[in-house]
This record gives sequence, C1' cells and structure tokens, in this order.
RNA sequence: GUGCGAAUUGCCAUAGAGAAAUCCACACCAAAGUUAGCAGCCCUCGGCGGAAACGCUGAGGUGAAAAGCGGGUAAAUUCAGGGAAACCCCUAUGGGGCAAUCCUGAGCCAAGCCCUGUACUGGAACGAAGUAAAUAGUACAGGGAAGGUGCAGAGACUAGACACCCGCCGCCUAAGGCCAAAAGGCUAUGGUGAUGGUAUAGUCCGACUCUCCGAGCAAUCGGAGU
Repeated sequence: GUGCGAAUUGCCAUAGAGAAAUCCACACCAAAGUUAGCAGCCCUCGGCGGAAACGCUGAGGUGAAAAGCGGGUAAAUUCAGGGAAACCCCUAUGGGGCAAUCCUGAGCCAAGCCCUGUACUGGAACGAAGUAAAUAGUACAGGGAAGGUGCAGAGACUAGACACCCGCCGCCUAAGGCCAAAAGGCUAUGGUGAUGGUAUAGUCCGACUCUCCGAGCAAUCGGAGU
C1' cells in the first nucleotide's frame, strides 16, 4: 500500500522412479496481497429527509489525498430459516459444487442510556407543631431503545478493537439564542472523523498430506485411520 481475496505457473529441499544423466510429487518460498468479484471511502447526477452542514437511497465513474485521542465493558455466545458474485464441474441455455459475504424470526446479553416499583441515604420548600417532605444518589427487581450473539475452518480458550459506552479534540453548518443602527459576528442541544471482528491478535484443535470406505459422470461432500 482501503478491506476480504484466487487460479495457475516457477522453484523444486525432502519423499518417489531411474545404472546414471535426469524425471519429479506435496509443503515452504515467489509470481501475490496481484487477477476476478464483493464491500467501503472519494467524485458526478437523480429522488426523499433536513434551516444548513449533512444523512438515506438509485444509477454511473475508477481515483487513492484523508481516515483523531484517553478511559470503561468482555456478557450472551442458542434454535430455526432466506439469499449470494467471481471461481470450479457437467448428463449443458439447465443443473450441481465451493464460497467472499447480505439478511430474517424467536431466545439470550456486560458496562452505559431511558421508564416503573421497592428499600436505604439525604434533606430544599411549607409549618407553632410533621403520621409529611421535592430535586438528587445507591442497591435490587421488572420493562424498553440501540448494539451484540446467531454469522470461524467443525470448534475450545485468552486478550482487547476496527465493536459498544463515557469523555475530549479537529473540521463543517447556524435553525434557535445572544451582540450590532446595519452589514454582519459569536454560539451546538445539528453534523462529520470509512470498510476490516461471518474470528481481529494469539494459543490449541481441525484441515491440508497418505491409505481405505460410502454418495456423485464430475467438481466435490461425508466417515474411519495415519
């Protein structure tokens, strides 16, 4: 170098064949983080929302400049379903396989947020006097919204991030509010700071290799052992 991400070819250690020259697996390494495809950002146009910035969405382009900092959380991790490009195979105008990934219903979930109730702390106001007491806080229980899980390579465990939460900072806008005779200026309760976690960093296990069995024309899938 934005992310996920090939084929096949080369080299052929070692294994194997060969009298030898040599031939030559698989792996490692290289071509390659390249090709294709999908996704994100950027740019253009249309539609909807919005005061605007901007957001969502549809279509197109192919361009790489940009992507902030500190602290907190690590729980649930389940059942059942709907799609899928490129690539591979074929009994080939239809079908099969693998799969980057896009999702749904139910259930469940840490810290934080909102609502209700109970208990405790605490006491503003009122009053001569309290069987009274607002805002607020803590704990527990129930409910809700987001987000997560489901969604790794079948999977197990540890951590914390690109996740969630709290705060700070940069940049954009200024409806409302404030200032001004006016021009205009200031100000965020408004935006923006991408995708990557359908496993990220690791440890393990599995797979990859070899032999056998089963399904299949095949690609490939399942099982047992090494």
The prediction has a mean pLDDT of 80. This is a predicted structure of a 226-nucleotide RNA (Group I catalytic intron) from a bacterium. It matches the Rfam family "Group I catalytic intron". From the family's description: Group I catalytic introns are large self-splicing ribozymes. They catalyse their own excision from mRNA, tRNA and rRNA precursors in a wide range of organisms. The core secondary structure consists of 9 paired regions (P1-P9). These fold to essentially two domains - the P4-P6 domain (formed from the stacking of P5, P4, P6 and P6a helices) and the P3-P9 domain (formed from the P8, P3, P7 and P9 helices). The secondary structure mark-up for this family represents only this conserved core. Group I catalytic introns often have long ORFs inserted in loop regions. The window size for this search is chosen to minimise search time and catch the small examples. A larger window size will find more matches. It was read from a public genome assembly, where an Rfam model found it.